[in-house]
RNA sequence: AGAGCCGGCUGGACAGUCGCUGUGCCUGCAUGGCAUGGAGGAAAGUCCGGGCUUCGCAGGGCAGGGUGCCAGGUAACGCCUGGGCGGUCCGAUCAGGGCCGACGGAAAGUGCAGCAGAGAGCAUACCGCCGAUGGUCGGAAACGACACAGGCAAGGGUGAAAGGGUGCGGUAAGAGCGCACCGCGCGGCUGGCAACAGCCGCGGCACGGCAAACCCCACCCGAAGCAAGGCCAAAUAGGGGUGCAACGGCGCGGCCCGCGCUGCACCCGGGUAGGCUGCUAGAGGCGGCUGGCGACAGCCGUCCCAGACGAAUGACUGUCCUCGACAGAACCCGGCUUACAGGCCGGCUCUCACC
Numbered sequence: 001a002g003a004g005c006c007g008g009c010u011g012g013a014c015a016g017u018c019g020c021u022g023u024g025c026c027u028g029c030a031u032g033g034c035a036u037g038g039a040g041g042a043a044a045g046u047c048c049g050g051g052c053u054u055c056g057c058a059g060g061g062c063a064g065g066g067u068g069c070c071a072g073g074u075a076a077c078g079c080c081u082g083g084g085c086g087g088u089c090c091g092a093u094c095a096g097g098g099c100c101g102a103c104g105g106a107a108a109g110u111g112c113a114g115c116a117g118a119g120a121g122c123a124u125a126c127c128g129c130c131g132a133u134g135g136u137c138g139g140a141a142a143c144g145a146c147a148c149a150g151g152c153a154a155g156g157g158u159g160a161a162a163g164g165g166u167g168c169g170g171u172a173a174g175a176g177c178g179c180a181c182c183g184c185g186c187g188g189c190u191g192g193c194a195a196c197a198g199c200c201g202c203g204g205c206a207c208g209g210c211a212a213a214c215c216c217c218a219c220c221c222g223a224a225g226c227a228a229g230g231c232c233a234a235a236u237a238g239g240g241g242u243g244c245a246a247c248g249g250c251g252c253g254g255c256c257c258g259c260g261c262u263g264c265a266c267c268c269g270g271g272u273a274g275g276c277u278g279c280u281a282g283a284g285g286c287g288g289c290u291g292g293c294g295a296c297a298g299c300c301g302u303c304c305c306a307g308a309c310g311a312a313u314g315a316c317u318g319u320c321c322u323c324g325a326c327a328g329a330a331c332c333c334g335g336c337u338u339a340c341a342g343g344c345c346g347g348c349u350c351u352c353a354c355c
Base pairs, nucleotide, nucleotide: 001351002350003349004348005347006346007345008344009343010342012320013319014318015317016316017315018314020038021037022036023035024034025033026032040326044337045336047335048334049333050332051331052225053224054223055222064221065220066219067218068217069083070082071081072080073079084103085101086100087099088098089097090096104216105215109214110213111210112209126156127155128152129151130150133149134148135146136145137144138143164182165181166180167179168178169177183205184203185202186201187200188199189198190197191196229277230276231275232274239268240267241266242265243264244263248262249261250260251259252258284303285302286301287300288299289298290297291296321324
């Protein structure tokens, strides 16, 4: 210098004019004026977690849903950090590093495995190998032939998967049949909080796969959502109470009693329209110090940075540049995922060149 991968930041700049909108002041109100604030890293998908609110709830269990290596962080999480194990890629089969992983349990039970294949779950013999032993035939015998009894699971073939792998010995041919190493299982010791790793010993290998099949184990989870919810509260029409008037009128088939309805005034209460609130000062931003590998935490200083409800954040002009992507708040916050022109910074690996 180039290439690849990974991580972080940024997302046209400046000036003017005219608008829109929140707040403060002039100002008690309207209008107007002045000052000042006015989208994002994803405001998005609404997938996960929490705050807040209303309702429900003694405790425990069942059902249902979710999570799932270990340790830590956090308000919490399916998120993040560090570590372990496995897969894959770069690298030299090293060191080191990138990416990915529903990564608890298959010696508790039930279940599943199409097609192919001889055989697919206390497995099998199609091709093949052998035929030592027994048999038949030949031969005097040695032995040979046949492949009948039978032996084998090496080699071929099928399959996602065929009951450890490599090598040596062994054998008629073979086979953990024997041995060495690797793998696996069991036990112990050491290191580590742990996941796990290393070492030693024993065992010839049992216990195949699937839990994103039921299931088992451990842990977590009440429901609905800002159209949540709270407050103020008209007109009209209902409801309740008190007082007054009346002793009436209407109904209960005629009468009496009784009951209900019916007048006026005042008071109380609920709801609707409408208004206010919730509403943006917060698990907040920035800077520094301290602790920690880190996620993060603590302390100090400093700043206030949209809050609408037919819903603002725009348009035009000028200058400049590398000519500008995806996109638009609606209760708030932490994540994840998805979209994104261009630019900047850092780390790792490799290649080339020079010292």